Bacterial large signal recognition particle RNA from a Thermomicrobiales bacterium, 262 nucleotides, folded computationally. Lineage of the source: Bacteria > Pseudomonadati > Thermomicrobiota > Thermomicrobia > Thermomicrobiales. The sequence is in RNAcentral, with records from ENA.
RNA sequence: UCGUGCUAGAUGGGGAGUUGGCGGUGCCCUGUACCCGCAAUCCGCCAUAGCGGGGUUGAAUUCCCUCUCGAGGUUCGGCUUUGCAGGACUGUGCCGUUACGAGGUGAUGAACCCUGGGUCCCGCACGGCGGGGAACUGUGAACCUGGUCAGGGCCGGAAGGCAGCAGCCAUAAGCAGCACUCUUCGGGUGAUGCGGGGUUUCCUGGGGGGAGCUUACGAACGGUCUCAAGCUGGAAGGUUUGAAUCGACAGAGGGUGCACGG
Repeated sequence: UCGUGCUAGAUGGGGAGUUGGCGGUGCCCUGUACCCGCAAUCCGCCAUAGCGGGGUUGAAUUCCCUCUCGAGGUUCGGCUUUGCAGGACUGUGCCGUUACGAGGUGAUGAACCCUGGGUCCCGCACGGCGGGGAACUGUGAACCUGGUCAGGGCCGGAAGGCAGCAGCCAUAAGCAGCACUCUUCGGGUGAUGCGGGGUUUCCUGGGGGGAGCUUACGAACGGUCUCAAGCUGGAAGGUUUGAAUCGACAGAGGGUGCACGG
């Protein structure tokens, strides 16, 4: 150095949790890397830390160690979300006070005082609106309204007279119209007039007075509620270029048997 046969070893690994500790079943992350039995009110072990039985591979790209990378997990921290509980404090809301800011108004005269009037109420008058009645006009009675009464009828010797239908005219009751006129009733009627009452508020005229008045929007102070936004507590999450820890896969380097034969 080559060949053959053995053995150690390997035949997934890791995280959290559990445990006095280790490993496993279970959960999660990677990855594809034998089989059977045991196993979460757990199963088996003891720092040599799964147990029992079998199969494959086997001293090297496959076993062991170190380093790099780094999926992913856990803890803490930062930021943040949801829901539960609390109600001392702050805030919001509400109430009150002040009149600092701001606005409006004021020497073309503020507040305040006196006075007249209006707005307000009552009554009367007048008007207006609506209704009723009268008056006026029209129409209007087969007969039981009137006047005149053709025709016809009756009385009469005659002259004439009597009653009287239709028609015409005029009217009663009724119906309709009604600009004007008279009368009467009524009101959620009236820039009308007169009288009386009232005057809290508002408007207006005059006199006195001589510089404020007013809004309560902002501000300040005080009070109040729990509405629970801020705040406090703990619970469950998300995110993070932060810190720590563990760390698969991958890569690099190094190390490591026995026997026989050439």